[in-house]
RNA sequence: GUUUCCGUGGUGUAGUGGUUAUCACAUUCGCUUCACAGGCAAAACAUCCCCGGUUCGAAACCGGGCGGAAACA
Numbered sequence: 001g002u003u004u005c006c007g008u009g010g011u012g013u014a015g016u017g018g019u020u021a022u023c024a025c026a027u028u029c030g031c032u033u034c035a036c037a038g039g040c041a042a043a044a045c046a047u048c049c050c051c052g053g054u055u056c057g058a059a060a061c062c063g064g065g066c067g068g069a070a071a072c073a
């Protein structure tokens, strides 16, 4: 340099154009315990990497940019 793939709560992850975006772990609080662990219950946390376009409607489709990974050179 070329090609392909990826970017969504703290971490990982689901989401093929239509409700205020899913789940797990972690975090905080409560119950249980003498206490811890475990279990149960609840809460907080992502305007979906950025800009533009298409559309009645975009996390999703299209273009550009940024970042990461792989292959080739």
Stems, first nucleotide, its partner, number of pairs: 001072007010025003018056001027043002030040003049065005
Transfer RNA from Loxodonta africana, 73 nucleotides, folded computationally. Its Rfam family is "tRNA". Its family is annotated with triplet codon-amino acid adaptor activity in the Gene Ontology. Rfam classes the family as a transfer RNA. A source record names the gene tRNA-Val-CAC-17-1.